[in-house]
RNA sequence: CCCAUCGAGGGGCGCUGCAAGCCCGGCACGCCAGUGCAAGGGAACAGGCUCGAUGGAGGCAACACGCGAAACGGCGCCCGUUCAAU
Numbered sequence: 001c002c003c004a005u006c007g008a009g010g011g012g013c014g015c016u017g018c019a020a021g022c023c024c025g026g027c028a029c030g031c032c033a034g035u036g037c038a039a040g041g042g043a044a045c046a047g048g049c050u051c052g053a054u055g056g057a058g059g060c061a062a063c064a065c066g067c068g069a070a071a072c073g074g075c076g077c078c079c080g081u082u083c084a085a086u
Stems, first nucleotide, its partner, number of pairs: 001058001002056008010079006018048001022042003026037004047072001
């Protein structure tokens, strides 16, 4: 670095909707279970991002100690927390 899971980044309701996943249908392959391909339709969809931890395959290479942390997340409404002003 990659995959999966968990936690954190305060929360609730409503709306729209991209990607991924799911369903329909088309083509091809097929051991007849499925797999792959391009586009279309449908339902659903605003933690999919970052940080940390755990486990794992591969890769990379210094390591240890100490001190520090966050930065972001469509629209509308509301709640909570903190600061300031009145």
RNAcentral holds the sequence, with entries from Rfam. SAH (S-adenosyl-L-homocysteine) riboswitch aptamer from Luteimonas sp., 86 nucleotides, folded computationally. Its Rfam family is "SAH (S-adenosyl-L-homocysteine) riboswitch aptamer". Rfam 15.1 lists 1,354 matches to the family in 1,132 species. Rfam links the family to the GO terms S-adenosylhomocysteine metabolic process and regulation of gene expression. Of the family's consensus pairs, 100% are formed in the model. Taxonomically the source falls in Luteimonas (Bacteria, Pseudomonadota, Lysobacterales, Lysobacteraceae).